[in-house]
Notes: This is a predicted structure of a 73-nucleotide RNA (transfer RNA) from a Bacteriovoracaceae bacterium. Its mean pLDDT, the model's own confidence on a scale to 100, is 81. The source organism's lineage runs through Bacteria, Pseudomonadati, Bdellovibrionota, Bacteriovoracia and Bacteriovoracaceae. It matches the Rfam family "tRNA". Rfam describes the family as follows. Transfer RNA (tRNA) molecules are approximately 80 nucleotides in length. By type it is a transfer RNA.
RNA sequence: GCUGGAGUAGCUCAGUUGGUAGAGCAACGGUUUUGUAAACCGUAGGUCAUGGGUUCGAUUCCCGUCUCCAGCU
Numbered sequence: 001g002c003u004g005g006a007g008u009a010g011c012u013c014a015g016u017u018g019g020u021a022g023a024g025c026a027a028c029g030g031u032u033u034u035g036u037a038a039a040c041c042g043u044a045g046g047u048c049a050u051g052g053g054u055u056c057g058a059u060u061c062c063c064g065u066c067u068c069c070a071g072c073u
Base pairs, nucleotide, nucleotide: 001072002071003070004069005068006067007066010025011024012023013022019056027043028042029041030040031039049065050064051063052062053061
């Protein structure tokens, strides 16, 4: 330098033939217990890496940029 992949909650990841973004663990509160843990119930937490474009509408489609990974030279 070229090619491909990834970037979504604190962490690990789902979610796409465009239509209001979810799970598990973690955090917080409650029930239970003499107390802790476990179990159960609930709550909060997201500019979907970033800047544009298309569209009535974009995590999703198109283009650029940034970071990481792999391959080729």